Molecule: transfer RNA
Organism: uncultured Clostridia bacterium
RNA sequence: GCCUCGUUAGCUCAAUGGUGGAGCACUCGGCUGUUAACCGAUAGGUUGUAGGUUCGAGCCCUACACGGGGCG
Numbered sequence: 001g002c003c004u005c006g007u008u009a010g011c012u013c014a015a016u017g018g019u020g021g022a023g024c025a026c027u028c029g030g031c032u033g034u035u036a037a038c039c040g041a042u043a044g045g046u047u048g049u050a051g052g053u054u055c056g057a058g059c060c061c062u063a064c065a066c067g068g069g070g071c072g
């Protein structure tokens, strides 16, 4: 220098171009003599950054940043 994969909640990950969700964690509640476990509920998102396409983009296109792998 080139190719390829990835970047979404605190963490691990989903999401046919049409309202962005789950598990765990946090908080609150139930249960229990108490804690743990278990059950229920709430909250938490500039979808890496900047543009473009589109009526509409997490998703398609371009550039850049960061990380993994490969080639030279």
Stems, first nucleotide, its partner, number of pairs: 001071007010024004018055001027041004048064005